[in-house]
Molecule: transfer RNA
Organism: bacterium
RNA sequence: GGGGGCGUAGCUCAGAUGGAAGAGCGCCUGCCUUGCACGCAGGAGGUUGGCGGUUCGAGUCCGCUCGCCUCCA
Repeated sequence: GGGGGCGUAGCUCAGAUGGAAGAGCGCCUGCCUUGCACGCAGGAGGUUGGCGGUUCGAGUCCGCUCGCCUCCA
């Protein structure tokens, strides 16, 4: 320098055909307990890496760009 893959909640990851952003763990509150843990109930938390384009509508499609992984040179 060139090819491919990945980037979504604090962490690990889902999200066929474009149509309301989710799960598990973690965190907070309540119940339970003498207290803690476990368990049960509820809740908070997201510029979907960034910019632009297409579209009535983009996590999803297109272009550029940044980071990481990998292959070739």